This is a predicted structure of a 76-nucleotide RNA (transfer RNA) from a Candidatus Saccharimonadota bacterium. The coordinates come from a structure-prediction model, not an experiment, and the mean pLDDT is 80. It matches the Rfam family "tRNA". Rfam's curators write: Transfer RNA (tRNA) molecules are approximately 80 nucleotides in length. Rfam classes the family as a transfer RNA. The RNAcentral record of the sequence draws on ENA and MGnify.
């Protein structure tokens, strides 16, 4: 230098053919319990890595960057 994957809630991860961002775990309250754990109801918690295009609408298309983690080539 070139190619691929990947960046979405505090973590781990979905998200279908563009059409209102989710589930799990973790936090907070609540209900059970003599209590605590478990279990059940709720509640919050996102600039979808960044910039720009395209679009009536972009997490999903398109082009640049940046990190990451893999291959690959060249020079010396």
């Nucleotide at each position: 230098g070139c190619c691929g994957u990947g960046a979405u809630a505090g973590c781990u991860c979905a998200g279908u053919u563009g059409g209102u961002a989710g589930a799990g775990c973790a936090g907070c309250c609540g209900c059970c319990u003599u209590g605590u754990a478990a279990g059940c109801g709720g509640c919050a918690g996102g600039u979808c890595g960044c910039c720009a295009g395209u679009u009536c609408a972009a997490g999903c298309c398109u082009g640049g960057c940046u990190c990451a983690c893999g291959g690959c080539u060249c020079c010396a």